c-di-GMP-I-GGC riboswitch aptamer from an Armatimonadota bacterium, 79 nucleotides, folded computationally. It was read from a public genome assembly, where an Rfam model found it. Lineage of the source: Bacteria > Bacillati > Armatimonadota.
[in-house]
């Protein structure tokens, strides 16, 4: 280093509620706890979703708790 059995400090926070911003997708905050060794950071592939007006989605946005990829990191036994 791969790895991820038991435990331990701690961290994280899903569906819901309640206040607020956005047209929205969906964001912050508070309650909450389904999970989660990256569910920690980036937003590079590719997937989803969303675009006020009738329509399409160029265009521009969202999400990253759907895959992968970069970076960094807590604990540990077998291998």
């Nucleotide at each position: 280093c791969c790895c991820g059995a038991a435990a331990a400090u701690g961290g994280c926070a899903a569906a819901c509620c309640c206040a607020u911003c956005g047209u929205a997708a969906g964001g912050u905050g508070g309650g909450g706890g389904c999970g989660c060794a990256a569910a920690g950071c980036c937003g590079c592939g590719g997937g989803a979703c969303c675009u006020u007006g009738u329509u399409u989605g160029u265009u521009g946005g969202u999400c990253g708790g759907c895959c992968g990829g970069g970076c960094u990191g807590c604990c540990g036994a077998a291998g």